[in-house]
């Protein structure tokens, strides 16, 4: 000192949360010792029991009990006058229960209920007071008197207790005297002060005292008594200031406020009373309600503050609850009294007793708080002359980790990093761990043994001394609860002593297993749905440590209530606006004052505590000593600033004179157009309305049109970045009245100013009340449409209202979302209203200077957008308002209102966000530009039929699996009868069908034959090695392993589809921005193209585009045979058949060509255009390969590879059979058709690209044919395989046909171990649906569509109508980009970012 959390990312605002410290604490786990401090926060709830206040016999009467003494009587023993003992008597002595009396009991101890108060704190005052015991000074104590308790007698009662009678004492009580003195009243004189006054002195009058006791032979001594004055101590009263919350408590008060006179008190005072007056308090918060003892201090904080008031100290209040007084120096009295009340207890039912908030203790309450302990040894208190007594005050001990501090649980060495355990990344590594073992050493604490304190010295007693004669000093002996404790010494012995929490980020610390949105965690964000560092366990690690974590509470962080130290355009927040009382603030100069301010000095600020400096317990905590202390009060001074007082000035403000602009307001009058209505004319069938209609109006004459008239409302053009007004607001013209503003002059006043809580006024529209008015428009309402519905949008009507007068209401996105005022701070440019100058005289314009209203911008500000002299800049003053979102501007209360409603304005509960600005995308039934067989224009199809094929569904033992919008569905599969095969049934094997390491055993392996079986396989017989002796090879056994088309494509690699062959996607540096990010890549033109050109804070570059590559089209060169044949020659029925040739074609190697190069037009250029030229080809010539960054958790674990999980006599593997070919149905992709542009028969041409030895096969023969037989040639530019449509001709003549060929029957061929499930083909026969196909939909822009055939891969064969290629014939159309779909770029909006299948609102249902 900060951090986490809103977003895809960013900046800001803003809340929530965390890390720290603290506690009279609680709870969980754990626990060795000591010192110090602490311990009912809740029920001021109720209390059993014991103790907590007595003492004095030196005040008194007495004598119940105890001891002593004496007397008498009796008994026992006997030493016969002694001892013991019993009873009675004597207060004689020591003493003493109860009683009278004195002092104390008002202290000490407890608690915090009440109290918001002179209660407390602080500072003062009392000229308005008291004070026992204590100290000092002074004076005095004379003489009398009458009672009463105890005791005794009697009585009542259960008891508590009470009553009557007799006797008696005092330091108890009373009277008289004395009066140093005091008090009261009156008179005289003096002094002082603070208003009423105080004080001194004097005269006269009145009133007021007392107690004795002890010791001593005595003198006398000591303790007491009374009056007065003074001191000290303790109290009482009064006052200034300070000391909670709520205004949803705004008015309170009748002894109330004051006066006069009394009473009362220690004393002042309405404290009380009579009379008189009508005051007193209050927004500077009275009154009321709620809460609370206050302070010193404590915790926290950098501080300012905030929170708290337990222990200790001071003050207050209280003592079961409420009230009252008595006694006393002092109480309205905790362990006193009386009364009332509640409660508890006793009772003989008549009546009584009690008060732990004293110390222990009990119950109850509660998360929670201790012993019915010891002692008066010390300190202190009361009484006493004293000894001493009493003292739950106090000092000690006990219990409790409940706090703080200290100590320990060992130290040093010791690596084969042992063994063993555990974990993992597992032939090993890590960890426990220098840890242990082992060696050396120490002994705190604990245990045992021994010794053993301080706290104790006074008073008092005995003795002695000094002097100031009642004080001090010296000596002596006595006194310890704690305690045999602290402490010291010795002994044995590492011996007896470590845990708790955490480990996703914040926040130090990581892996494995289990679990599988389950169980659970969580302070916030959030983890968990099969690879969880976040759950549970383990290993390890981290933090602290006799403690560690949780919980609760306070402060901090939080500048998140902001005095220090915040804000209000858009995040929460400027009052709708003005006037203005109080209040706050206020121009210039001079003088004065000293309230604020500043300084010196003094008093106070208790002690303790904090802090600083020392000291004592072994250290520390703790304790002791000294110092310091914000503040308050007094006093002396200073006079700058603020304030007060007195004066001065003119620039703020205002007045006056002149000039000016304006939809400012208000009242009256006037005007035309439009609208509607009335009357009349013309006129006829519709009008009106809409996207389209209908309702409506109209032949009873509408709409339209003309004329006349009436009514109400609003004022076209001018008219705007205009003007005016405080705001709301204000618009035809004229006039009256009236408010404000501006400019110029600078004559006058002389700070008269600014702001403004309450208050008053004003305040759009809608609304309300009363009365008018009502043309238009028009909530509600009605009808018609729209629609799934349509209580809406649209249409036809239409009432309140809209208008006027008066009154109410008082709100708006009442907005510039920006309060008012003043001053200051670069500029540029419009416009409105003034003034001056220049220039000009009719003239545009230029300069200066005021006031208003706009635009752009410097600095600056701001989170940014933006603001920017009209500030959101820099400053000052005053007011208003804000403090997370929702709940909610709601509820309640109050105020206002006729009502509607307005003003004021919460909480419970709930969330971790809500929000502002900007960024990048995506999206829009937003915009602009552009492209694509995207539409349009065309051609041909699909969707209807049959069949083929794939899929879904269904079925099945199995119908293996995958692919599923576009981007699955003739897809994986480029060949499912067995095999394939993964599926099903059945039969087998288990180191296994294949691979490999090691160990052991054997000798074969192989081949041939036979038997059983569906086969795998099993059984039998025969045959049978090499060697360098290590072994090779094979078999068997064992073991480590194998094997898996089992799961996860959402763990992956690789590959692929799609957007899309769309033109995009990025980077470096620079620049801009707080940042995300932008710029570049935007703009203009152009292109198929981010293709290029121009422009440009960008300049370059990369991946894409293009080009390079292959193929095709033209030409040239070179080259040869298997190709070719123009020329020459030969030959045949014919043929490049032969010689020959390499010209041409072809083949295949190289090259050329095309580049908008040329011309014209347009254009800056890039480029575009042209029936251009030339050229085989012209603007990318055609086709292919080539697929950017990325998207779809797209597809594939079954092609392959691979992590994890799973199976291991099976989820592996072998075999036989079946299935993948099922079939009510649905869909996709195709084939064949429905016919005459055709079918059939006959004739007759022309390809290309491929393939071929387990092959292609010529020729000939057989068969109708599939095919069979024979077999030339060819490992191929040589041989073989090789077209069909087309063309010619014949026929069919519109029909379910000479179309169409499904299905079925029969007969065959071929392949193959085998065609039943389940092959293809051939022939004969049979001859189904179908006559061009609904909504809808697909392909194609030229050698393309359409149409025709040919080949190849796979392959024994083939379900191929599929796929991939090849050539033949060969069109139509494109105006164009409005619309549909997809895409690109720019821009705009956005509350979306899983990104529109988004987000989100309401209702209902379930929970």
């Nucleotide at each position: 000192a900060g951090a986490g959390u809103u977003u895809g990312a960013u900046c800001c605002u803003g809340g929530c949360u965390c890390a720290g410290g603290a506690u009279g604490a609680c709870c969980g786990c754990u626990a060795g010792c000591g010192a110090c401090a602490g311990g009912c926060c809740u029920a001021a709830c109720a209390c059993a029991u014991g103790c907590a206040a007595g003492u004095c016999g030196a005040g008194g009467g007495g004598c119940a009990g105890c001891g002593g003494g004496g007397a008498g009587c009796g008994a026992a023993g006997c030493u016969u006058g002694c001892u013991u003992u019993g009873c009675u008597c004597c207060g004689c002595c020591g003493g003493c229960g109860a009683c009278c009396g004195g002092c104390g009991c008002a202290c000490g101890g407890g608690u915090g209920a009440g109290u918001a108060a002179c209660g407390c704190g602080u500072a003062u005052g009392c000229a308005a007071c008291c004070u026992g015991c204590c100290c000092g000074u002074u004076u005095c104590a004379g003489c009398g008197g009458g009672a009463u308790a105890a005791c005794c007698c009697g009585g009542a009662g259960a008891a508590a207790u009470c009553c009557g009678g007799c006797c008696u004492a005092a330091u108890a009580c009373c009277g008289c005297a004395u009066g140093u003195g005091g008090c009261c009243a009156a008179g005289g004189g003096g002094a002082g002060g603070c208003a009423u006054c105080u004080u001194c002195u004097u005269u006269c009058g009145g009133c007021c005292a007392a107690a004795g006791g002890a010791g001593g032979c005595g003198a006398c001594u000591c303790c007491g008594g009374a009056g007065a004055c003074g001191g000290a101590u303790g109290g009482g009263c009064a006052u200034g200031c300070g000391u909670g919350a709520c205004a949803u408590u705004a008015g309170c008060u009748u002894g109330u406020u004051g006066g006069c006179g009394g009473g009362g008190u220690a004393a002042c005072g309405g404290c009380c009373c009579a009379c008189c007056a009508a005051g007193g308090c209050g927004a500077c918060g009275a009154u009321g309600u709620c809460u609370a003892g206050g302070g010193g201090u404590u915790c926290u904080g950098a501080g300012a503050g905030g929170a708290a008031g337990g222990u200790c100290c001071c003050c207050c209040a209280c003592a079961c609850u409420g009230g009252u007084a008595c006694u006393g120096a002092g109480a309205c009295a905790c362990g006193g009294a009386c009364c009332a009340g509640a409660c508890u207890c006793c009772u003989a039912c008549g009546g009584g007793a009690g008060g732990c908030a004293g110390c222990a203790g009990u119950g109850a309450g509660g998360a929670a708080u201790a012993u019915u302990g010891g002692u008066c040894a010390a300190u202190g208190g009361u009484c006493g002359g004293g000894a001493g007594a009493c003292u739950g005050a106090a000092c000690c001990a006990g219990c409790c980790a409940a706090g703080c501090c200290g100590c320990g649980u060992g130290a040093g060495g010791g690596a084969g990093g042992a063994a063993g355990g555990u974990a993992c990344a597992g032939a090993g590594u890590a960890u426990c761990g220098u840890a242990a073992a082992c060696c050396u050493c120490u002994u705190u604490u604990g245990u045992c043994a021994g010794g053993g304190a301080a706290c104790a010295a006074a008073g008092g007693c005995g003795g002695g001394g000094a002097c100031g004669u009642g004080u001090c000093c010296c000596c002596g002996g006595a006194u310890g609860a704690g305690u045999g404790u602290a402490c010291c010494u010795g002994a044995a012995g590492a011996a007896a002593a470590a845990g708790c929490a955490u480990c996703g980020g914040c926040u130090a610390a990581c892996u494995c297993c289990g679990u599988g949105c389950c169980a659970g965690c969580a302070g916030c964000c959030g983890c968990g749905g099969u690879a969880a560092u976040a759950c549970g366990g383990a290993g390890g690690a981290u933090g602290c440590g006799a403690g560690c974590g949780u919980u609760a509470u306070c402060c901090g962080g939080a500048u998140u209530u902001a005095u220090u130290g915040g804000g209000u355009u858009u995040a929460a927040a400027g009052g709708g606006u003005g006037c203005g009382c109080a209040g706050g603030c206020g121009g210039u100069c001079u003088g004065u004052u000293a309230a604020g301010u500043c300084a010196g000095c003094g008093g106070u600020c208790a002690a303790a505590g904090c802090c600083c400096g020392g000291g004592g317990c072994u250290c520390a905590a703790c304790c002791c000593c000294g110092g310091c202390c914000c503040g308050c009060c007094g006093u002396u001074g200073a006079a700058a600033c603020u304030g007060g007082c007195a004066g001065u000035c003119u620039c703020g403000a205002g007045u006056u004179g002149g000039a000016g602009a304006g939809a400012a307001g208000u009242a009256u009058g006037c005007g035309g157009a439009a609208u509607g209505c009335g009357c009349g004319g013309u006129g006829u069938a519709g009008c009106g309305g809409u996207g389209a209609a209908a309702u409506g109006c109209a032949u009873a004459g509408a709409u339209a049109u003309c004329g006349c008239g009436c009514a109400g409302a609003a004022c076209u053009c001018c008219g705007a970045u205009u003007g005016c007004g405080a705001a709301g607001g204000c618009a035809g013209c004229a006039u009256g009245c009236c408010g404000g503003c501006u400019c110029c002059a600078c004559a006058c006043u002389g700070a008269c100013g600014c702001u403004g809580a309450g208050g008053c006024a004003u305040g759009a529209a809608a609304g309300c009340g009363u009365g008018g008015g009502u043309a238009u428009c028009g909530a509600a309402c009605a009808g018609g449409a729209u629609u799934a519905g349509a209580u809406a949008c649209c249409c036809u009507g239409g009432u309140a209202g809209u208008c006027c007068a008066c009154g109410c209401a008082g709100u708006a996105a009442a907005c510039g979302a920006u309060g008012a005022a003043u001053g200051c701070u670069g500029g540029c440019u419009g416009u409105c209203c003034g003034g001056g100058g220049g220039g000009a005289u009719u003239g545009a314009c230029c300069c200066c200077u005021g006031g208003g209203u706009g635009g752009c911008g410097a600095a600056g500000c701001g989170a940014a957008a933006g603001c920017g002299a009209u500030a959101a800049g820099c400053a000052u003053u005053c007011c208003a308002c804000c403090u997370g979102g929702g709940g909610a501007g709601u509820a309640c209360g109050c105020c206002g209102g006729c009502a509607a409603c307005g003003g004021u304005g919460a909480a419970a509960c709930u969330c971790a966000a809500a929000g502002g600005a900007a960024u990048u995308g995506a999206c829009g039934g937003g915009g602009g530009c552009c492209c694509g067989c995207a539409c349009a224009a065309g051609c041909g199809g699909a969707g209807g039929a049959a069949c083929a094929u794939g899929u879904g569904g269904u079925u099945u033992a199995a119908u293996u699996c995958g692919a599923u919008g576009a981007u699955a569905c003739g897809c994986g599969a480029g060949g499912u009868a067995c095999c394939u095969u993964a599926c099903c049934c059945g039969g087998g094997c288990u180191u296994g069908a294949a691979a490999u390491g090691u160990g052991c055993a054997g000798g074969a392996c192989u081949c041939a034959g036979g038997c059983a079986g569906a086969g795998a396989c099993g059984c039998c017989u025969g045959u049978u090695u090499c060697u360098u002796c290590g072994g090779a090879c094979c078999u068997g056994c064992a073991u480590g392993u194998a094997g898996g088309u089992g799961c996860u494509g959402c763990a992956u690699g690789g590959u692929u589809g799609u957007c899309g062959u769309c033109a995009g996607c990025u980077c470096g540096u620079g620049c801009c921005g707080u940042g995300a990010g932008g710029u570049g890549u935007c703009g203009g033109c152009u292109u198929a193209a981010g293709u290029g050109c121009c422009a440009u804070a960008a300049c370059g570059a990369g991946c894409g585009c293009a080009a390079c590559c292959c193929u095709u089209c033209u030409c040239c060169c070179c080259g040869u045979u298997u190709g070719c044949c123009a020329u020459c020659a030969g030959u045949u029925a014919a043929u490049g058949c032969u010689g020959g040739g390499c010209a041409c074609u072809c083949c295949g190697g190289g090259g050329a060509c095309a580049c908008u190069g040329c011309c014209a037009u347009c254009g800056u250029a890039a480029g575009a255009u042209g029936u251009g030229a030339g050229g085989a080809a012209g603007g990318u010539g055609g086709g292919g390969a080539u697929g950017a960054c990325g998207u779809c958790a797209a597809a594939u674990c079954a092609g392959c590879a691979c992590g994890g999980c799973c199976c291991u006599u099976a989820c592996g593997u072998c075999c036989g059979g079946g299935g993948c070919u099922a079939c009510a149905c649905a869909c996709g992709u195709g084939u064949u058709a429905c016919a005459a542009u055709g079918g059939g028969g006959g004739g007759u041409a022309c390809a290309g690209a491929g393939g071929g030895c387990c092959g292609c096969u010529a020729u000939c023969c057989c068969g109708c044919g599939a095919g069979g037989g024979u077999g030339c040639g060819c490992c191929a530019a040589u041989c073989c395989u090789c077209a069909a449509a087309a063309c010619c001709u014949c026929u069919c003549u519109c029909a379910g046909u000479u179309c169409g060929g499904a299905c079925u029957g029969g007969a065959g061929u071929c392949u193959g171990c085998a065609a039943c499930c389940c092959g293809a083909c051939u022939c004969c026969a049979c001859g189904a649906a179908g006559c061009u196909g609904g909504a809808u939909u697909c392909g194609c822009u030229a050698g393309u569509a359409a149409u025709c055939g040919c080949g190849c891969a796979u392959c024994a064969g083939c379900c191929a109508u599929g796929g991939c290629g090849c050539g033949g014939u060969g069109a139509a159309u494109a105006c164009g980009u409005u619309c549909c779909c997809g895409g690109g770029c720019c821009u705009u909006g956005c509350a979306c970012a899983c990104a529109a299948a988004g987000c989100c609102c309401g209702u209902c249902a379930a929970g």

Notes:
The RNA shown here (small-subunit ribosomal RNA) has 1407 nucleotides and comes from an uncultured bacterium. Its Rfam family is "Bacterial small subunit ribosomal RNA". RNAcentral holds the sequence, with entries from ENA and SILVA.